[in-house]
Order: sequence, then C1' cells, then structure tokens
RNA sequence: AGACGGCUGGAUGGCCGCUCUCCGCGGCUGCGCGGGGAGAGGAAAGUCCGGGCUCCACGGAGGUACGGUGCCGGGUAACGCCCGGCGGGGGCGACCCUAGGGAAAGUGCCACAGAAAAUAUACCGCCGCCGUUUUCGGCCUCGUCCGGGCGGCGGCAAGGGUGAAAUGGUGCGGCAAGAGCGCACCGCGCCGCCGGCAACGGCGACGGCAGGGAAAACCCCACCGGGAGCAAGACCAAGUAGGAGCGGCAGGCCGCCCGAACGAUCGGGCGCGCCGGGCGUGCCUUCGCGCCGCCGCUCGGGUCGGUCGCAUCAGGCGCUCGGUAACGAGCGUCGCAGAGGAAUGGCCAUCCCCACCCUCGGGCAUGCUCGAGGGCGGGACAGAACCCGGCUUACACGCCGUCU
RNA sequence: CGGGGCGUAGCUCAGCCUGGUAGAGCAUCUGCUUUGGGAGCAGAGGGUCGGAGGUUCGAAUCCUCUCGCCCCGACCA
Repeated sequence: AGACGGCUGGAUGGCCGCUCUCCGCGGCUGCGCGGGGAGAGGAAAGUCCGGGCUCCACGGAGGUACGGUGCCGGGUAACGCCCGGCGGGGGCGACCCUAGGGAAAGUGCCACAGAAAAUAUACCGCCGCCGUUUUCGGCCUCGUCCGGGCGGCGGCAAGGGUGAAAUGGUGCGGCAAGAGCGCACCGCGCCGCCGGCAACGGCGACGGCAGGGAAAACCCCACCGGGAGCAAGACCAAGUAGGAGCGGCAGGCCGCCCGAACGAUCGGGCGCGCCGGGCGUGCCUUCGCGCCGCCGCUCGGGUCGGUCGCAUCAGGCGCUCGGUAACGAGCGUCGCAGAGGAAUGGCCAUCCCCACCCUCGGGCAUGCUCGAGGGCGGGACAGAACCCGGCUUACACGCCGUCU
Repeated sequence: CGGGGCGUAGCUCAGCCUGGUAGAGCAUCUGCUUUGGGAGCAGAGGGUCGGAGGUUCGAAUCCUCUCGCCCCGACCA
C1' cells in the first nucleotide's frame, strides 16, 4: 500500500416523564397512590424470495394457462439462501467476479457500413488461357519477342477494405495463384482408457473442421408453485330505514298451512320430500364431498368501542462430539418489548473517541512528528406493529484476526 | 400495516410488449403580415428518457437494485 473475515454501534450519575407487568394499600368492578421488575435493530428499512399461522369446504388424479428457477454435490422446515467444488474471466499476488441447460426442434432479429450478416458470396486484388493494341513502351537481336493497357472465359479466397461479429489460428511445405491441399503445434469435435459420487479433468488414438451471435427475443427441455393476506380471522357490545335498486345462476313437481270461506286461481311460508340442475377462489375433465336463495356491484344507514389472535419457538447462550465447511447431534443454562395514532424519551454534569485551532516541551531534514494543557465543533444509519429463515440497500468513529 | 400503478422537452402525453432515427400538441424565441397588439403564416431552439449497475455490437425499451409521487383496502346490517 492492499485483500479477506469478524465485532461494536458511547459509558456513569442526577432530575423530570412514557408503556407493560407484579405486589401492597385505599370499598377500587375499568380508578388513584407507593414500591419492585422489564422496555427496539444490525439493519426493526426495501417488501425482493422462502415458510409458519388464518380464511377461502380446499380433498385426490390428469391436462392446460400463467409465474419462477436453471454447472455439480451437500446443508436446510423451505428457498431464487448458505457451504464446498468444477468451468470461464480479471489481478504480479493475497484474492475477486460469474442469470453458467438447449442456437443441429421451430419462428423471428443482426441497424449503418460492407461483395457477402448465414440454403453463402466476390468490390479491390492474385493467377491461367484467348482476343485486341495505327492513335502504349522496350531492343547492337524487330519477333509467332518481352512488358503494359483493354475486353472475354475460367480458377482462388491468401492479402486489402467494411463491421461488434466474416465460415478455426500460427508457422513450414506446396501450387499457375491459392486453399486443411499436406504436415507440426494450439483450438475444436468424437471415441477409448484412467481419476472423481458428479460437474469435470488428464492421457492416447481418430477426424481436416462440421450451420457466427443472441434465449436478461419468442420458444424447447427439466424441476417447483392453489389464491389471499393479522385491515387474515374469531368473539362480545352498541346501533339502524333490521333497507332499496341492478345484474348473474334452473328450476319444476308433490303434500300441508295461511291470506280467505272447505272448490278453482293468485300470493306467501314450511318439508333431513321427489326429479333435475347449479355453485364451490385462473380454466377444463374426472372421482368424492359440502351447500342450495346464494353471489357480485351501486346507493343509503349505523359504529368508528372492547377482547382474543399476540409472542415458548425451525428460540438465545455456553461446552463436548461429528463434518473441510454450511450445518447437525448431545448436555447444561436462560426467559428476552408487546404499544394500538402507536410507549422505549428529554435536560444537566463528568468521562470516552474523532477533526480543527492556540500555547508549552522534546526530536530533526523548518514544517512534520510525539507528549501535555486549553478552546470550539461533531459522535452515524435509522425506530418494532402477527412471527420466523434469508437476500438487498443505508451506516460516523473505532477495534480484532488471517494473508499478499 | 398490506396491495397496485406511474416517472420521457417548461406542461400534457405517445414511443417500451416485438432493442437500432426520441416524437406530437400547447408553450418559448426569430422573421413576415399590422399604425400597434392579437390571430394567422414560415422557421428555429430546447431531452443525462428519475438515478446506479448488468445483458447486448447497440438499452427510453430487457433484467436487478434504488429514489420520488399517486391510488386502493376498517367493521356492522
């Protein structure tokens, strides 16, 4: 100078307050007084995941839609979390980063530039052959010559140029020029053997190379997921116009009673009645079960109170053992906020830490460092709201350990 | 406390799903017209697409984190 991991999140005292709870007293159902005890966090936050719990009757099977996850092994109640490993990338290094299945199932995309952006192709260029050259050049040689230009046919893909990306890379050989055309090494694919639980790695042989990128585009494959949320939900009390309208759904029959007087008709009510049907939290099918006057919306009315849910649970701490680790097992010990517009606070004093300024003293390399004293300022991020396991984000000063 | 949506020019919005030039209306400015103003006509300027990081050759658009704003939800009959 840097890398990684962990901890802490001011202390003490006094005064005045707040919430809950226990005890005592006062006749006190719900009040008051006195005393004791307890009282925010590592993130209580964002609400991004996973659960518990509660309701939806939510039970089984299959399909579909939608959403999520995606190397391998392990941990866990579970996870998209954690641990260990593999592959890839970065760093001299300690170490860090990594949404890391499939592009040869299919569809679509790759702007501009460029010949060509994906069944390939040829702008410049390189090479061969033919034609042409009075208005190109050269020659002690004047040609069926040599070189060049132009046109045509054909070969090539090395080089140039374009691009983010151009159909393996480098070198040697080879060829008219070239090219995996041949060879060596590297890369890649495939096969075998060995190591590993596996991802994968190593070695050998073969193949001349096989259709680039992108799936945080649609999609395919594998796996996972029912929905809503403590304003869930349960009970009590008070209160009213104990309502009205619209919409959805499948109702029908029989018997009895009432209006109403015994028939008919109409309306209403009742039935473990019968038949059929409907509904049941994305949709469909099926088995079973439950319910059948139920659901939704709008308007209007009332309350805007209390109790439970509500904190003993995948709990904290310590020791031992197993495991590289995450973590697990055993033993011991502790009880640790529960408010409900919402308590956990305010002031003062002393001390602590940090920064700046001043004074004094020591050291030297004359503006630095060390020590003492004084002054002034600062001490963060932030506050439970049903609970737990994670992730992410915010955070002043300081401390510890390991390593380069 | 829980659930949902939005952020693009001074204002109101489109573009985002399906990535490649950032657009429309009003407003502003300049010129013409008019005695002057308004209206009209012609033209111009103005954008870190809330912020940061990632995927990609390339991000307003896709993904993650974060900031700000808005809306809805009490119980009884």

Description:
Predicted 3D model of RNase P RNA and transfer RNA as a complex of 481 nucleotides. It holds a member of the Rfam family "Bacterial RNase P class A". The prediction has a mean pLDDT of 77.